Predicted 3D model of a 107-nucleotide RNA (SAM riboswitch aptamer (S box leader)) from Geomonas limicola. The source organism's lineage runs through Bacteria, Pseudomonadati, Thermodesulfobacteriota, Desulfuromonadia and Geomonas.
[in-house]
RNA sequence: AACUUAUCUAGAGCGAUCGAGGGACUGGCCCGAUGACGUCGCGGCAACCUCCCCCCAGGGGGAAGGUGCCAAAUCCUGCGGAACGGCAACGUUCCGGUAGAUAAGGA
Numbered sequence: 001a002a003c004u005u006a007u008c009u010a011g012a013g014c015g016a017u018c019g020a021g022g023g024a025c026u027g028g029c030c031c032g033a034u035g036a037c038g039u040c041g042c043g044g045c046a047a048c049c050u051c052c053c054c055c056c057a058g059g060g061g062g063a064a065g066g067u068g069c070c071a072a073a074u075c076c077u078g079c080g081g082a083a084c085g086g087c088a089a090c091g092u093u094c095c096g097g098u099a100g101a102u103a104a105g106g107a
Stems, first nucleotide, its partner, number of pairs: 003105006013042005021031003025078001027076002043070003048066002050062005074099001079096007
């Protein structure tokens, strides 16, 4: 790398530095020289691992430690189905899937 399981409409930004692209990919739509993205420092969010407690298929609390995260729902979308609207193209809502991300596991 691949695989398994869980989660993904909540939440949380300032400073320094760099200097042109960035938001995974597609099509959109956004962010960006009023300096994005990245990196570093500090701060914060969350609670997967973890720690404590209880009346222990479960529940409550914490945040020292290991990760993660801090524009927009994973920004929307892609494949299939249902309902509704439309002559149709297609649109809206919902369900499932694919892809992706993160954690834990496993080898």
Rfam family: SAM riboswitch aptamer (S box leader). Its family is annotated with regulation of gene expression in the Gene Ontology.